RNA sequence: CCGCCUUUAGCUCAGUUGGUAGAGCAACUGACUCUUAAUCAGUGGGUCCCGGGUUCGAGUCCCUGAAGGCGGA
Repeated sequence: CCGCCUUUAGCUCAGUUGGUAGAGCAACUGACUCUUAAUCAGUGGGUCCCGGGUUCGAGUCCCUGAAGGCGGA
């Protein structure tokens, strides 16, 4: 320098032809227990890496940039 992949909740990841963002774990609250753990029930938490474009509508499509990874020269 060239090509490809990834970027979504604190962490690991889903998100099916574009239609108002989810799971598990973690955290918090409650129940149970003499207490802790375990178990059960519930709650909060993300303007989806930045910016722009298309569209009535973008996590999803297009463009530029950033970070990480793989391969080639």

This is a predicted structure of a 73-nucleotide RNA (transfer RNA) from an uncultured Clostridia bacterium. It matches the Rfam family "tRNA". It is annotated as a transfer RNA. The sequence was found in a public genome assembly. Its mean pLDDT, the model's own confidence on a scale to 100, is 80.